This is a predicted structure of a 73-nucleotide RNA (transfer RNA) from Acidimicrobiia bacterium UBA2766. Its Rfam family is "tRNA". Rfam's curators write: Transfer RNA (tRNA) molecules are approximately 80 nucleotides in length. Gene Ontology term of the family: triplet codon-amino acid adaptor activity.
C1' cells in the first nucleotide's frame, strides 16, 4: 500500500438475506446427596465493535473508521 474474511452475553456460536435478539457451556440461585461431584429446576447476564446513512423499522443494505486473520505487492 492493495484486496478479502471475520466482530452478537464471560466463552464457543445462531438468528431463515429488513418485521418483539437466542442457545449450548461458565459463573449465580434452588432441588438431590452425609459433603463434592453427577443430574434437574430456575433466574440472572446484550450500547449486536464504532460514527453516519438509507427505511414505517437496521446484528442483516450503504457509507466512513477501528480491531483481528488470511492472500497479492
Nucleotide at each position: 500500500g492493495g484486496g478479502g474474511a471475520u466482530g452478537u452475553a464471560g466463552c464457543u456460536c445462531a438468528a431463515u438475506u429488513g418485521g418483539u435478539a437466542g442457545a449450548g457451556c461458565a459463573g449465580c440461585g434452588g432441588a438431590c446427596u452425609u459433603u463434592u461431584a453427577a443430574u434437574c429446576c430456575g433466574a440472572a447476564g446484550g450500547u449486536c465493535g464504532g460514527g453516519g446513512g438509507u427505511u414505517c423499522g437496521a446484528c442483516g443494505c450503504c457509507u466512513c473508521c477501528c480491531a483481528u486473520c488470511c492472500c497479492c505487492a